[in-house]
């Protein structure tokens, strides 16, 4: 020094246990802010507050007294795990010459 590879955030599918069906969460604008391979510096994509417009599928059965279970549904719902994907730039790290 050349080649080649690994690692973030975080997404997708699939399994569990939950929420909620009395609409809470999710999505969407807007604006403030945070973290984001080890390390700069920064995109995409994340997340958190606030405002703001929109806005949902129940239904069976049982115990029973006004509220609770189960079981089949719904939600662009929630964690959690398995797989799979997953940093363009400089430097690092790992092999190999």
């Nucleotide at each position: 020094g050349u080649c080649a590879g690994a690692g973030u955030a975080g997404g997708c599918c699939c399994a569990g246990c939950g929420c909620g069906u009395c609409a809470a969460g999710u999505g969407c604008c807007g604006u403030c802010g945070g973290a984001u391979g080890g390390g700069a510096a920064g995109u995409u994509g994340c997340c958190g507050g606030c405002g703001g417009a929109c806005g949902a599928a129940g239904g069976a059965g049982g115990g029973a007294g006004a509220c609770c279970c189960u079981c089949c549904g719904c939600g662009u719902u929630g964690c959690u795990g398995u797989g799979c994907c997953g940093c363009g730039u400089c430097c690092g790290c790992u092999g190999c010459c």